Predicted 3D model of a 72-nucleotide RNA (transfer RNA) from Candidatus Harrisonbacteria bacterium CG10_big_fil_rev_8_21_14_0_10_44_23. Taxonomically the source falls in Candidatus Harrisoniibacteriota (Bacteria, Bacteria candidate phyla). Its mean pLDDT, the model's own confidence on a scale to 100, is 81. It matches the Rfam family "tRNA". The family's RNA type in Rfam is transfer RNA. RNAcentral holds the sequence, with entries from ENA.

RNA sequence: GGCCCCAUCGUCUAACGGCUAGGACGUGUCCCUUUCACGGACAAAAUAGGAGUUCGAUUCUCCUUGGGGUCA
Numbered sequence: 001g002g003c004c005c006c007a008u009c010g011u012c013u014a015a016c017g018g019c020u021a022g023g024a025c026g027u028g029u030c031c032c033u034u035u036c037a038c039g040g041a042c043a044a045a046a047u048a049g050g051a052g053u054u055c056g057a058u059u060c061u062c063c064u065u066g067g068g069g070u071c072a
Base pairs, nucleotide, nucleotide: 001071002070003069004068005067006066007065010025011024012023013022018055027043028042029041030040031039048064049063050062051061052060
């Protein structure tokens, strides 16, 4: 340098082109408990960046960035 794959809450992981982006762990508050732990309720927290297609994009296309693989 060519080609291929990946990028979603703090972490892991879902999501036919039709959302208020879901779940687990973790975090916080409250309940329970003499206290802690366990358990229960609730809450906060995410689509790498930019264009395009579309009535509508996490999803499709292109470019960029980062990571991985492969060929040289």